[in-house]
RNA sequence: UCAGGGUUAGUGGGAGAGAGCCAGAUAAUCUGGCCGCCGAAGGCGCAACCGCCCGGAAUCGCUCAGGCAAAAGGACCGCUAACCUGGG
Numbered sequence: 001u002c003a004g005g006g007u008u009a010g011u012g013g014g015a016g017a018g019a020g021c022c023a024g025a026u027a028a029u030c031u032g033g034c035c036g037c038c039g040a041a042g043g044c045g046c047a048a049c050c051g052c053c054c055g056g057a058a059u060c061g062c063u064c065a066g067g068c069a070a071a072a073g074g075a076c077c078g079c080u081a082a083c084c085u086g087g088g
Base pairs, nucleotide, nucleotide: 001088004085005084006083007082008081009080010079011078012077013076018035020034021033022032023031024030025029036068037067038066042064043062044061045060049056050055051054
């Protein structure tokens, strides 16, 4: 000094599934009950997979939580900035 990697922040993109029914109070909405669904916040599990003898762990599984018009959220990806690391 530069690639790469990690963390944080900003910003852009970002799927799926009933605007379900009943009752009460209602301005939005909230509370309770009844089912039907979704998986990409989180969480849990593991046979995939990775390492080494026992661990880690997924976009896989579960659906506790969350969600099922819009809004919000949203794994993940792109760009920018700061910090750390850093082979050459």
Predicted 3D model of an 88-nucleotide RNA (Glycine riboswitch aptamer) from a Gammaproteobacteria bacterium. The coordinates come from a structure-prediction model, not an experiment, and the mean pLDDT is 75. Its Rfam family is "Glycine riboswitch aptamer". Its family is annotated with glycine biosynthetic process in the Gene Ontology. Rfam's curators write: This family represents the bacterial glycine riboswitch. Glycine riboswitches usually consist of two metabolite-binding aptamers domains with similar structures in tandem. The aptamers cooperatively bind glycine to regulate the expression of downstream genes. In Bacillus subtilis, this riboswitch is found upstream of the gcvT operon which controls glycine degradation. It was read from a public genome assembly, where an Rfam model found it.